[in-house]
RNA sequence: GUAGAGGCGCGGUAUUUAAGAGUAGGCUGUGUGAGGAUGACAACUAUGACCACAGUUGAAAGGAAAAAUCGCCGAAGCUACUAAAUCUGUCAAGUUUUAGUAUGCUGGGGUUGCUCUGAAUAAGAGUAACACUGUCAUUAUGAAGGAAAUCCUUUUAAUGAAGAGCUAC
Numbered sequence: 001g002u003a004g005a006g007g008c009g010c011g012g013u014a015u016u017u018a019a020g021a022g023u024a025g026g027c028u029g030u031g032u033g034a035g036g037a038u039g040a041c042a043a044c045u046a047u048g049a050c051c052a053c054a055g056u057u058g059a060a061a062g063g064a065a066a067a068a069u070c071g072c073c074g075a076a077g078c079u080a081c082u083a084a085a086u087c088u089g090u091c092a093a094g095u096u097u098u099a100g101u102a103u104g105c106u107g108g109g110g111u112u113g114c115u116c117u118g119a120a121u122a123a124g125a126g127u128a129a130c131a132c133u134g135u136c137a138u139u140a141u142g143a144a145g146g147a148a149a150u151c152c153u154u155u156u157a158a159u160g161a162a163g164a165g166c167u168a169c
Base pairs, nucleotide, nucleotide: 001169002168003167004166007073009072010071011070012069013068015066016065017064025057026056027055028054029053030052031051035044039091040090041089076106077105078104079102080101081100082099083098084097085096087094107133108132110130111129112128113127114126115125116124117123135161136160137159138158139157140156142155143154144153145152146151
């Protein structure tokens, strides 16, 4: 440098479906009678705010499941900082996306507890514990085989390590 392996393996895309939800909001009527909202301002409001009741109408986003398809095995995810852009009436604050830095942390999936996000008991993120699993190393020279030994191959058990790793060329 090339090609590979781990397995409920990782990530992207659009479609369908459920949920979100008969919710938010709109309109009409009745009652009440002054603010509601905000970090601040603008805008709205006695032509009735807010709230309550009744009728009518009525979404969406993020997230999820299925199968399909694409790219792959630091796949990818996360944390902190910086820069640019984006979302909203404006500023602040915050969201989202991209790029960079640290050559940061994590081999992988799972279960459970706690915290946060979320409409949610779904799911995600972080963290801790628990076993499981893959790779390599060391030990036992345990078991089987190769050829009698050294040695080699496979396998069992224990311990340890980390993907900038491991295997083949």
Molecule: Lysine riboswitch aptamer
Organism: Bacillus tuaregi